[in-house]
RNA sequence: GCCACCGUAGCUCAGUGGUAGAGCAGAUCUUUCGUAAAGAUCAGGUCGCUGGUUCAAAUCCAGUCGGUGGCU
Numbered sequence: 001g002c003c004a005c006c007g008u009a010g011c012u013c014a015g016u017g018g019u020a021g022a023g024c025a026g027a028u029c030u031u032u033c034g035u036a037a038a039g040a041u042c043a044g045g046u047c048g049c050u051g052g053u054u055c056a057a058a059u060c061c062a063g064u065c066g067g068u069g070g071c072u
Base pairs, nucleotide, nucleotide: 001071002070003069004068005067006066007065010024011023012022013021018055026042027041028040029039030038048064049063050062051061052060
């Protein structure tokens, strides 16, 4: 230098055009003499960034930044 893939909650990841979700972690409550375990509820996101297409974009397109792998 070229190619491919990845970037979404604190962490690991779903979601491939129509209200952003799960598990773990966190908070509160229930249960217990108490702890753990279990259960219930809650909170937590400008979907890497900038623009474009569209009535509507995490999703499609272009550019850009970062990471991983491959080729030279």